Overview: Predicted 3D model of a 71-nucleotide RNA (transfer RNA) from a Nanobdellota archaeon. Rfam family: tRNA. By type it is a transfer RNA. The organism belongs to Nanobdellota, within Archaea. The prediction has a mean pLDDT of 82.

RNA sequence: ACGGCCGUGGUCCAUUGGUAAGACGCGAGACUGUGGCUCUUGAGAAGGGAGUUCGAUUCUCCCCGGUCGUC
Repeated sequence: ACGGCCGUGGUCCAUUGGUAAGACGCGAGACUGUGGCUCUUGAGAAGGGAGUUCGAUUCUCCCCGGUCGUC
């Protein structure tokens, strides 16, 4: 320099056009002499911009970041 892949809560990771699922972690409650375990409940997310579409995390383009490859 060119090309491929990836970017979703604090972390990991599904969903791939129609109100974003789950695990760990976190808050509250129950249980317990206390803590832990366990159970219940709650908060918390689509890298930025533009386009297509009735509707975009999803498709297209640009940018940013990460990763891998080639010279």